Annotation: The RNA shown here (SAM riboswitch aptamer (S box leader)) has 123 nucleotides and comes from a Bacteroidia bacterium. The sequence was found by an Rfam model in a public genome assembly. The source organism's lineage runs through Bacteria, Pseudomonadati, Bacteroidota and Bacteroidia. The model forms 97% of the base pairs in the Rfam consensus. The prediction has a mean pLDDT of 81.
C1' cells in the first nucleotide's frame, strides 16, 4: 500500500521549542491562530481496539460422573478493572455541507452511502 471487520455526537492539557498559518484532500461555510495556533519534545491524562487479568450468563462443543441431571475444560457474548505491554487519542460530531433516499419546503430535519481516521486480522 490493498482487502475484510469493528468504531467514529462520550472522554481527556500543562510546560518548553519554533514562528504563520491550521482544522486529511477539493469547493463552500464556520472556527482556531502573534493573548503564539498547527507542528516537535517532555510530562500528565483519556479511552479500552489488541494482549494480559477478574467475574458472569446463555448458546455450541468435548470429557467425566452417581444421567429428568451434575461437574469440569474450550469457544462465543455481557460486565468490571486497567499498574505494566502493542497501538490510538487529548478545540468544535470525522467542525458542518457536497452523493442517494424520505419527510417537507424553512433551503430545514432524518436515514443511508462515499471518502477519511484508528484498531485487529490477512495479503
Nucleotide at each position: 500500500u490493498g482487502u475484510u471487520u469493528a468504531u467514529a455526537c462520550a472522554g481527556a492539557a500543562g510546560a518548553g521549542g519554533u514562528g504563520a498559518g491550521a482544522g486529511a484532500a477539493c469547493a463552500g461555510g464556520c472556527u482556531c491562530g502573534u493573548u503564539g495556533a498547527c507542528c516537535c519534545u517532555c510530562u500528565g491524562g483519556c479511552a479500552a481496539c489488541c494482549a494480559a487479568c477478574u467475574u458472569u450468563a446463555a448458546g455450541u462443543c468435548c470429557a467425566c460422573c452417581u444421567u429428568u441431571g451434575g461437574u469440569g475444560a474450550a469457544u462465543u457474548g455481557g460486565a468490571a478493572a486497567a499498574c505494566c505491554g502493542g497501538u490510538g487519542c487529548c478545540a468544535a460530531a470525522a467542525c458542518c455541507u457536497g452523493c442517494u433516499c424520505c419527510a417537507c419546503u424553512g433551503u430545514u430535519g432524518g436515514a443511508g452511502a462515499a471518502u477519511u481516521a484508528u484498531a485487529a486480522a490477512c495479503a